A computed fold for an 86-nucleotide RNA from Niallia taxi, annotated as c-di-GMP-I riboswitch aptamer. It matches the Rfam family "c-di-GMP-I riboswitch aptamer". About the family: GEMM was predicted in a large-scale screen for bacterial structured RNA regulatory elements. The coordinates come from a structure-prediction model, not an experiment, and the mean pLDDT is 84. Lineage of the source: Bacteria > Bacillati > Bacilli > Caryophanales > Niallia. Of the family's consensus pairs, 95% are formed in the model.
RNA sequence: AAAAGAACAGGGCAAACCAACUCGAAAGAUUGGGACGCAAAGUCACGGGUCUAAAGUUAUUAAACAAUGACAGCCGGACUGCCAAA
Numbered sequence: 001a002a003a004a005g006a007a008c009a010g011g012g013c014a015a016a017c018c019a020a021c022u023c024g025a026a027a028g029a030u031u032g033g034g035a036c037g038c039a040a041a042g043u044c045a046c047g048g049g050u051c052u053a054a055a056g057u058u059a060u061u062a063a064a065c066a067a068u069g070a071c072a073g074c075c076g077g078a079c080u081g082c083c084a085a086a
Stems, first nucleotide, its partner, number of pairs: 005083001012038002017033004022029002036073001042079003046076003049071003056065003
């Protein structure tokens, strides 16, 4: 100097679920509780994927299409980052 993920230190994040009577058309987000897990479960929608379907279009009755909305804890990619042994 690097980094494979054993150990050590400081620790960090927080799924499901519950609540709010918050934001949103919805998906979802936020906040509080909670803890299944995570060495990038930090950041970025760039590629794929998934969810929603408001505007709009078609139809007129249902519905279909529709991302400019969302998911980084679905997979890749980019950037950054703590510790680091035999």